[in-house]
């Protein structure tokens, strides 16, 4: 540090999702030690038990018992002494407000920080100064008596005290007054006079002295300690007040009656409406008051480079809280966790009268819950209360337990060990891996087992002793300081050590398809699971589950969860708004926030020093301690802050001095559909009115509805009324925008120029507000020609709620009022200032020239184009920026949900503004690529289409497919490109199918013990296959002389075999697009990139053919050519071809001799190349004409098929993975079966006849085939054939007649002398056999059919059409298929149009690629959510009503110890009452927030439902936006808008 994920691919944008680290955790699976922490995040939910605050006898009065033992008694028992001045309680002091838990509440001066207090307090503790005198009266415990079940209470009586009280005495310590002195002030200091205020003892030692004495001692008095009063000062703690800081909602926007301030009171340790009576009306708020929700806060911690984000467990500081709510009381200190009271609610107890309690202490217990420990020791320490101490009490605290719950250490051995062992996985069967891994051999001993030693942590305090020093009269005593010795450890027999045995007791847990390190088998087959995202899984899964093998990490690994991060994804550092989300529809102005040059001052903001503080831990650094490390200790830094004070003075900012260039006024021109108001004009429509005039007009793609003979459109006058303003008109004008077009006038905004007089920053933006603001709509009152949502007909459709037509209302106009939206678009807020140009336009001025006006040059203001720099994801934008800066202001954070709900405003109402969330997706987008498409353009080919000619679709028949049938009717192929296809030939075989009857190592291969030639000949059973015989026969090669091979047969077992399955696991070979001209590359540029370029453009070509141009130059596989045929000539050759010319010779005949000229044969060669001429073309390529030539412009015609498409076709041609079969899905046989038939389809034959049949005569061919053949000639047979055998392995013979044709004759338009199905007879041929099921032949029968519906198919010349001949396969079967020859035409204006294809180009939401994509309504599941008659709950406002406990105030007639009085009584007090406030509790009546709800809205999701086609292409009516009407949906249609047409 970054990856994956929208796309065919690109590049942005943008969301998801991973990779890190962390956790007070939890789950899953595992588990050796040890150290250091850490352990109820939930129910602040209920609590059984036991402990968590006491202590002091050196305040004080009181005092047991049990158990010993004593004396007295017979014994009960009594006294008595020990226990013991003990235990206990009880007064009284001082703790109990600390320590420790918790986080409910709390958004607050609660907390942080930094100040303030001259507006306070502060026990104990340190100091200072001073003092402790005299009295007196009670309450408890105790003792009686009583009441209650208990808690517990009442009532008489004793009694001490460092308890309580009066008195003395007392200081500027308090007050009052009044002075001085400081100080800005508030106020501090001092200080006259006058007032009211204190105390308490208690223990130790003493020599004198003094009192009393019961003689033992007590008091005084000395002195010491601890104590008490008063007071200083000070630590320490707290109280209050202030600056600045501190979450989320604006769908909370106005709050407030002690409310805001005075005045005088009351209260408090203190100031203050804290409280109170009066007065005044304030006071708070967009810098967020008020409402609501969450929530301790901090120092931290966790993440991060930071800056932030997130969080606030442990540990620490501070706040609140202690069952719930209210109270107050004692106290220095509480409104009090382990007090007190009332109230509530719960629990428990009760004799039912009335009591008790409060674990958020520390253990534990139920209970919520994914989830958190022992009812452990011990005060040894460290701290805390009391105490003089001794010591007591201390769930704080130290330690043990439990829990891998974090962190850190350590361990499960370590060395050698190759037959690379068994064994397990893979496998191309060689092998590879697990793997030096084990095993074996030599070795160590950590941990842990066992036995031995064995800690620091202990110091103080006490006690005795010593020894200085202090106090003192004192050497007592105490008291401080050293030293000595005495005794203390929960943790523990633990750390630690040391010795012994023995590799012995000690590894797992996840993941392996990419991100992300790691692969293979095998099971499974969109199942049954994975899954963070992307996605795997449908029969060869590296993804699912096992297994091998590997990867990471380990006493632990993963999973879930959260937090930060990555996320520049809320952007201050650091982000955006033209087209991805986002610029408000426009102005005009408040707050605000920015602001021009200059002077001098301030110092508030900067900036620098300094001082304080920033707690301590933690983080960092260093150094030390535990063997190390987590841990721990010591000491540094650091803490970006805040405050206080000096300094500077640029720059902001305040104050101030000017000053003009920012703004603005003034002068004089200009230009314009700028706004409002009035009044005018003519051209069109329409309509009425009169004339002309007559049959049709209008309308449309084609019509119809509609009007018209009651006279229409047409055309002429005349009149009505409305609206809109042709030409000019124009990327011209104006305006802020919306938006604005006849002419006149009148009113009025705003711009431009040109002078450069005047003011002197007056300036820019603008949340909030306030106006304007298209079209639609709405209200009212007009007005209505034309137009025209809606609604009506007519069309067009499958249908048409729509496009098209005929009509036609609102409504468009006017006047007022409303509504506030639009693609209100430059999709681009506004202001200023820079930052090459070039070329139009529009005002205005200026210069040159002119008489004047253009022209030409320049300025200032607008408007548009083209373009550099720069900037953009690109497109593009560029002085009108989308450049480069700076200032205000809007507004954006994935796509649906949805601009919707629900709440506010607002609107007469349609509606607007303002706005969520639940759930769901993994994308939604943006530009730009390459393709594909298009009912887009634009060139251009092709029997593509026209122009022909001849057929198919009708007819019979073959023939192949489907169907259907069957026991099978084997299998494949299915738009072109399946159906006369695989089949170049199914009677048997083939033959894969079916029925039956057999075989099981097997019909066939390889190995093979072991036996034998092979082979032929035959019999019996049997459908055969196949059994069982019989006869003949003895083989060849090679040899080392053993044998071995070649063949036959064979028991056993490896193993054969499959036309079984998968052609979507494959090879290979086909078809097709298409013989179509295209398909690519290296190298260069170009572009961030897919990608472009080149291959595009101008010409040509049949051709990416060639030319020319050009950021491209070259190249490859195509294309042409190279090959084969045909056509021409020329050489060779001359037999079996061939006959001019000799000779010969037939009835003829190349028959023969002889030739090789010719013609053929078949090898070589020429030949043609736009070479030549002309024209036209760009001087080119080429075209077009002409010449010459057998052939002219690829000379016919065939071979040849570029990258690649279509998961085309073929596992049944062969090969072949994988699966399946194995006495069968193999192998053999026999018979049927592929050859069936109501019926459809395709390809074909033959004809429907006269261009023809029929009969007879006579011609002229090519290519081919023949020894298991062709088979002549003669014979028979009416034919098919037969007999017959010459010849011929073939330019030699033979199939072999060629037919159309031609000539002659008949037929005469008819279902015929057409056509020949069909069916009888008799027949031939092949064959082992023609019944199922062959072909021919002859007689005889003689159906359909009279030229074919909608549709369709071939062919452009030696071709269509037509006619005969051969071949392959084959015993035999041909209307097919593959060849050959003869005879031989027609037509082609042309390219609009169908089909298909090539190029260029544009549109795209399409990329499986238009057989695409995609919209809504309905219906059906599910899931969240609005609305709802209302129910229920919660919290809360406001009015009342009630009022417990308590301060507080009043009465106090009832009672009272202190003090005054002799007394009465009187100060004072107290119960009790009554009032004020008040909790809870009750009614009422809003808010408000959650749950529920008949039904009811929409919305989201969910392989193959229905309806239709909306949008994407001109998406077949261009589309989108407002608005308003209609419609089963999508929508449509009116009127305005945009261009994203």
């Nucleotide at each position: 540090a970054g990856a994956g994920u929208u796309u065919g691919a690109u590049c942005c944008u943008g969301g998801c999702u991973c990779a890190g680290a962390a956790c007070g955790a939890a789950c899953g699976c595992u588990g050796g030690c040890g150290g250091c922490g850490u352990g109820c995040c939930u129910a602040a939910c209920a609590c059984a038990u036991g402990c968590a605050a006491g202590u002091c006898g050196a305040g004080c009065g009181c005092g047991a018992a049990a158990a010993g033992g004593g004396u007295a008694g017979c014994a009960a028992u009594a006294c008595u002494c020990u226990g013991a001045g003990u235990a206990g309680a009880g007064c009284g002091g001082c703790g109990c407000a600390c320590g420790g838990g918790u986080g409910a509440g709390u958004a607050a001066c609660a907390c942080g920080u930094g100040g303030g207090u001259a507006a306070u307090c502060u026990a104990c503790c340190u100091u200072c100064a001073g003092g402790u005198c005299u009295g007196g009266a009670a309450c408890a415990a105790c003792c009686c008596g009583g009441c209650g079940a208990a808690a517990g209470c009442c009532g008489g009586g004793c009694u001490a005290a460092u308890a309580c009280c009066g008195g003395a005495u007392a200081a500027g310590a308090c007050c009052a007054c009044g002075g001085a002195g400081c100080g800005a002030g508030a106020g501090c200091u001092c200080u006259g006079u006058g007032g009211g205020a204190a105390a308490a003892g208690c223990g130790g030692a003493g020599g004198a002295c003094c009192u009393c004495u019961c003689c033992g001692g007590a008091g005084g008095c000395u002195u010491c300690g601890c104590g008490c009063c008063u007071u200083u000062a000070g630590a320490u703690g707290a109280g209050c007040c202030c600056g600045c800081g501190u979450c989320c909602c604006a769908u909370c926007a106005g709050c407030u009656a002690g409310u805001u301030g005075g005045c005088g009171g009351g209260g408090u340790a203190a100031c203050g409406g804290c409280c109170c009576a009066c007065c005044a009306a304030g006071g708070c708020u967009a810098a967020g008051a008020c409402g609501g929700g969450u929530a301790g806060c901090u120092g931290g911690u966790c993440u991060g480079a930071g800056a932030g984000g997130a969080u606030g467990a442990u540990c620490a500081g501070c706040c609140a809280c202690a069952c719930u709510g209210g109270a107050a009381c004692u106290g220095a200190g509480a409104c009090a966790c382990g007090g007190u009271c009332c109230a509530g609610a719960c629990u428990c107890c009760u004799a039912c009268g009335g009591g008790a309690g409060g674990c958020a202490g520390c253990a534990g217990u139920g209970g919520g819950g994914a989830a958190u420990c022992u009812u452990g020791g011990a005060c040894a320490a460290u701290g805390g209360g009391c105490g003089c101490a001794a010591g007591c009490c201390u769930g704080a605290u130290c330690c043990a337990g439990c829990a891998a719950c974090g962190c850190c250490g350590c361990g499960u051995g370590a060395g050698u060990g190759a037959u690379g062992a068994a064994g397990g996985u893979c496998u191309u069967c060689g092998g590879a891996u697990c793997g030096u891994a084990a095993a074996g051999c030599u070795c160590u001993g950590u941990c842990g087992g066992c036995g031995g030693g064995a800690a620091c942590g202990a110091c103080g305090c006490c006690u005795u002793u010593c020894a200085u020093g202090g106090c003192u009269a004192a050497c007592a005593u105490c008291c401080a300081u050293g030293g000595a010795a005495g005794a203390u450890g929960a943790c523990g027999g633990u750390a630690c050590u040391c010795g012994c045995a023995a590799a012995g007791g000690a590894a797992g847990c996840a993941c392996c398809g990419g991100c992300u390190a790691a692969c293979u088998c095998u099971g499974u087959g969109c199942c049954a699971g994975c899954a963070g995202c992307c996605g795997c899984g449908g029969u060869a899964a590296g993804a699912c589950a096992g297994a091998g093998g590997g990867u990471g990490c380990a006493a632990g690994c993963g999973u879930u969860g959260u937090u930060c991060g990555g996320a520049a994804u809320c952007a201050u550092u650091g982000g955006g708004c033209g087209u991805a989300a986002a610029g408000g529809g426009c102005g005009c102005g408040u707050a605000g926030g920015c602001g021009g040059c200059u002077u001098u001052g301030u110092a508030a903001g900067u900036c620098g020093a300094a001082u304080g503080u920033g707690a301590a831990a933690u983080c960092c650094c260093c150094u030390g301690g535990c063997u190390u490390a987590a841990c721990c200790a010591g000491g540094g830094a650091a803490g970006u802050g805040c405050a206080u004070c000096c300094g500077a003075a640029a720059c902001u900012g305040c104050a101030u001095u000017g000053c003009u260039u920012g703004a603005g006024u003034g002068u004089c021109a200009g230009a314009g559909a700028g706004g409002g108001u009035a009044g005018g004009g003519g051209a069109a429509u329409u309509c009425c009115c009169a004339g002309u005039g007559u049959a049709g007009a209008g309308g449309u793609g084609a019509a119809a509805u509609u009007c018209g003979u009651a006279g229409a459109u047409a055309u002429u006058g005349g009149g009505a009324g409305g609206a809109a303003c042709a030409c000019c008109g124009g990327u011209g004008g104006c305006g802020a925008a919306g938006g604005c077009g006849c002419c006149u006038a009148c009113c009025u905004g705003g711009c431009u120029g040109a002078c450069u007089a005047c003011u002197g920053a007056c300036g820019c933006u603008g949340a909030g507000g306030c106006g304007c603001g298209a079209a639609a709509g709405c209200g009212u009152g007009g007005g209505g020609a034309g137009c025209a949502a809606a609604c009506a007909g007519g069309a067009u459709u499958a249908g048409a709620u729509a496009c098209c037509c005929u009509g036609g209302u609102a409504g468009u106009c006017c006047a007022c009022g409303c509504c506030g939206u639009a693609a209100a678009c430059g999709a681009u807020g506004g202001g200023u200032a820079c930052u090459a140009g070039g070329u139009g336009u529009u005002g205005c001025c200026g210069g040159u020239a002119u008489u004047g006006a253009c022209c030409c040059c320049g300025g200032c203001a607008g408007u548009g184009c083209c373009g550099c720099a720069g900037c953009u994801a690109a497109c593009g934008c560029a002085u009108u920026a989308a450049g480069u800066a700076c200032c205000c202001c809007g507004c954006c954070u994935g796509g649906g949900g949805a601009g919707u709900a629900c709440g506010g405003c607002c609107g007469c109402a349609a509606g607007g503004c303002u706005a969520a969330a639940a759930c769901u997706c993994a994308a939604a987008g943006g530009a730009a690529u390459u393709g594909a498409c298009g009912g887009g353009g634009g060139c251009c080919c092709g029997c593509a289409c026209a122009a022909g000619c001849g057929g198919u679709g009708g007819a019979g028949u073959a023939u192949g497919u489907g169907g259907u049938u069957c026991a099978a009717u084997u299998c494949g192929a299915c738009g072109c490109a399946a159906c006369g296809c695989g089949a170049a030939g199914a009677a048997c075989c083939u033959u894969a199918c079916c029925u039956g009857g057999g075989c099981u190592u097997g019909a066939c291969a390889u190995u093979g013990a072991c036996g034998g030639a092979a082979u032929c000949c035959u019999g019996u059973a049997g459908a055969g296959a196949u059994a069982c015989g019989g006869g003949a026969g003895u083989g060849c090669u090679c040899u080392u002389c053993g044998g071995a091979g070649c063949c036959c047969g064979g028991a056993a077992a490896a193993c054969a075999g499959g036309u079984g399955c998968u052609g979507c696991a494959u090879g290979g070979c086909u078809g097709u697009c298409g013989u179509c001209a295209g398909c690519u590359c290296g190298u260069g540029u170009c572009g961030u990139g897919a990608g472009a370029u080149g291959u595009u453009g101008g010409g040509u070509u049949a051709a990416g053919u060639c030319c020319c141009g050009c950021a491209a130059c070259g190249a490859g596989c195509g294309c042409a050519a190279c090959c084969c045929u045909c056509g021409u000539c020329g050489u060779u050759a001359g037999u079996u071809g061939c006959c001019a010319u000799c000779a010969g010779g037939u009835a003829a005949a190349g028959c023969u001799g002889g030739g090789c000229a010719c013609u053929c044969u078949a090898g070589c060669g020429a030949g043609a190349c736009u070479g030549c001429c002309g024209g036209c073309g760009u001087c080119a390529a080429g075209c077009c004409g002409g010449a010459g030539g057998a052939a002219g412009g690829u000379g016919g015609g065939g071979a040849u098929g570029a990258c690649g498409u279509c998961a085309a076709g073929u596992c049944c041609u062969c090969a072949u993975g994988g699966c399946c079969u194995u006495u069968a899905u193999g192998c053999c046989c026999a018979g049927g079966g592929c050859u069936a038939c109501a019926c459809a389809c395709g390809u074909a034959c033959u004809a429907c006849a006269a261009u023809g049949g029929c009969u007879g005569u006579u011609a002229c061919a090519a290519a081919g085939c023949g020894c298991c053949g062709c088979g002549a000639a003669a014979c028979c047979g009416u034919g098919a054939g037969g007999u017959g055998g010459a010849g011929c392995c073939a330019a030699u013979c033979g199939c072999a007649a060629a037919a159309a044709a031609a000539c002659a004759g008949c037929c005469u338009c008819a279902g015929u002398u057409c056509a020949g199905a069909u069916c009888g007879a008799a027949g031939u041929c092949u064959g082992c056999a023609a019944c199922u099921c062959g072909a021919c032949u002859u007689c005889g029968u003689g159906a359909a059919g009279u030229c074919g519906g909608a549709a369709u198919c071939g062919c452009u010349a030696g071709u269509a059409a037509u006619c005969g001949c051969g071949g392959a396969u084959c015993a035999g079967c041909a209307u097919g298929c593959c060849g050959c020859g003869g005879u031989g035409a027609a037509u082609a204006c042309g390219u609009u149009c169908c089909c298909g294809g090539g190029c260029c180009u544009u549109g795209u939401a399409c990329a499986c690629a238009c057989c695409g994509c995609c919209c809504g309504u309905c219906a059906c599941a599910c899931c969240a959510u609005g609305g709802g008659a209302g129910c229920c709950a919660g919290u809360u406002g406001c009015u009342c009503c009630a009022g417990a406990a308590g301060u507080c105030g009043g009465c106090g007639u009832a009672c009272c110890a202190a003090c005054c009085g002799c007394a009465a009584g009187g100060a004072g007090g107290u119960a009790g009452c009554c009032g004020c406030c008040c909790a809870a509790g009750g009614a009422g009546u809003g808010g408000u927030u959650g749950g529920u709800g008949a039904c009811u809205g929409g919305g989201g999701u969910g392989a193959a439902g229905u309806c239709g086609u909306a949008a994407c292409a001109a998406g077949g009516u261009a589309g989108c936006c407002g608005u308003a009407g209609g419609g089963g949906a999508a929508c449509c249609u009116g009127c305005g808008g945009c261009u994203g047409g």

The RNA shown here (small-subunit ribosomal RNA) has 1541 nucleotides and comes from a sediment metagenome. The prediction has a mean pLDDT of 85.